[in-house]
Molecule: transfer RNA
Organism: Deinococcus cellulosilyticus NBRC 106333 = KACC 11606
RNA sequence: GGGCGGUUAGCUCAGCGGUAGAGCACUCGCUUCACACGCGAGGGGUCACGUGUUCAAAUCACGUAUCGCCCACCA
Numbered sequence: 001g002g003g004c005g006g007u008u009a010g011c012u013c014a015g016c017g018g019u020a021g022a023g024c025a026c027u028c029g030c031u032u033c034a035c036a037c038g039c040g041a042g043g044g045g046u047c048a049c050g051u052g053u054u055c056a057a058a059u060c061a062c063g064u065a066u067c068g069c070c071c072a073c074c075a
Base pairs, nucleotide, nucleotide: 001071002070003069004068005067006066007065010024011023012022013021018055026042027041028040029039030038048064049063050062051061052060
């Protein structure tokens, strides 16, 4: 330098054009002498960033950043 893949809640990940979700974690309540487990409820998101396409973008296009893998080049 080239190619491919990843970036979504605190963490691990789903979501492939039409209301952003799950599990775990966190908060509150129930239960308990108390804790844990269990049950119920709740909070938490500029979807890495920018521009564009579209009636509508996490999703499509282009660019940028960053992480990983592969290839090539150099001395």